Context: one part of a larger RNA
RNA sequence: CCUUCCUUAAGGAACUCGGCAAUAUAACUGGACGUACCUUUGGUAGAUGUCCUCCCCCGAUUUAAUCGGGGGCGCAGUUAACGACGCCAAGCGACUGUUUAACAAAAACACAGGUCUCUGCAAAGUCGAAAGACGAAGUAUAGGGGCUGACGCCUGCCCAGUGCUCGUAGGUCAACUAUUUUGGGUGACCCCGCUUAGCGGGGAAGCUCGAGAUAUAAGCCCGAGUGAACGGCAGCAGUAACUAUAACUGUUCUAAGGUAGCGAAAUUCCUUGUCGGGUAAGUUCCGACCUGCACGAAAGGCUGAACGACUUGGCGACUGUCUUAAAGAAGGAUCCG
Numbered sequence: 001c002c003u004u005c006c007u008u009a010a011g012g013a014a015c016u017c018g019g020c021a022a023u024a025u026a027a028c029u030g031g032a033c034g035u036a037c038c039u040u041u042g043g044u045a046g047a048u049g050u051c052c053u054c055c056c057c058c059g060a061u062u063u064a065a066u067c068g069g070g071g072g073c074g075c076a077g078u079u080a081a082c083g084a085c086g087c088c089a090a091g092c093g094a095c096u097g098u099u100u101a102a103c104a105a106a107a108a109c110a111c112a113g114g115u116c117u118c119u120g121c122a123a124a125g126u127c128g129a130a131a132g133a134c135g136a137a138g139u140a141u142a143g144g145g146g147c148u149g150a151c152g153c154c155u156g157c158c159c160a161g162u163g164c165u166c167g168u169a170g171g172u173c174a175a176c177u178a179u180u181u182u183g184g185g186u187g188a189c190c191c192c193g194c195u196u197a198g199c200g201g202g203g204a205a206g207c208u209c210g211a212g213a214u215a216u217a218a219g220c221c222c223g224a225g226u227g228a229a230c231g232g233c234a235g236c237a238g239u240a241a242c243u244a245u246a247a248c249u250g251u252u253c254u255a256a257g258g259u260a261g262c263g264a265a266a267u268u269c270c271u272u273g274u275c276g277g278g279u280a281a282g283u284u285c286c287g288a289c290c291u292g293c294a295c296g297a298a299a300g301g302c303u304g305a306a307c308g309a310c311u312u313g314g315c316g317a318c319u320g321u322c323u324u325a326a327a328g329a330a331g332g333a334u335c336c337g
Base pairs, nucleotide, nucleotide: 001332002331003330004329005328007326008325010323011322014321019318027078030052031051032050033049038043040150054072055071056070057069058068059067060066073077085316086315087314088313089312090311091310092308093307097109098108113148114147115146116145117144118143119142125134126133127132152302153301154300156233157232158231161230162229163226164225165224166223167222170221171220172219177215178214179213180212181211182210183209184208185207186206190202191201192200193199194198234252235251236250237249238248261295262292273289274288275287276286277285
């Protein structure tokens, strides 16, 4: 010097990103009294807080336990050991739970509840070339999928685009097939001509190779509906008898122009916005304001008791975290022998 411990005058968070770490605290099974705000009336709550605790004698009561009175000793009686710190305010998530085995335990996931949608049973859906299986030895109070996430108050406007559902008059539209038209090839001891063992030309039916026409589905175009479907929810200018502001008016565009509620927010760039509180002093925090760069209603909006090894700010108690170090123990390292 390092690691792990132990103690400390005065102060008591001045340390630090941050009370990290450590201290302290009737504390896992003592007693008595008393217990606020808030609240979903269950809780909060062991809230916070105050006091007692040893030994001997007597009395009450049936023993025990308990209570009352008197006495004794000590600085100290749960005498050792064991062993919750508490409170206030805010954010997020309702809660118990789950998770990155070995850097993340959370505000992430799940959840009960809500809602939409599919599915009538040989169900939908899933696995599988298939057989088959799960769903389910279930049957719409059931099963699958999506979103949201207790409870409470609520959930506004837009169907133009995209999606989905329904409709199907008209338009468009594939292959097969059917009917039909047309062109080429072939095609009878069928016809014509000739220089006639033959040659040239034409050519029905059939067969064959093409080219069209008509008939024919879904889909798309088209019509309607649908937002707890994907999504979206404007601009400019003027105006009131101080000023300022604009209930009001005009105009352009749109499918419709953001409603309630909240708001410098886990969202605010400018920004340490402005005002108030807390501090001697506060880029954090709390309460407001609204000028929302760029909140907003189930990718839910706003509350909210309880809960949280969550996050933020503050207070009390307490302390070697610190002012500022010191003494000691054990084990190392190093040096000397």

A computed fold for a 337-nucleotide part of an RNA from Candidatus Curtissbacteria bacterium RIFCSPLOWO2_12_FULL_41_16, annotated as large-subunit ribosomal RNA, domain IV. The source organism's lineage runs through Bacteria, Bacteria candidate phyla and Candidatus Curtissiibacteriota. Its Rfam family is "Bacterial large subunit ribosomal RNA". Gene Ontology terms of the family: ribosome and structural constituent of ribosome. Model confidence (mean pLDDT): 80 of 100.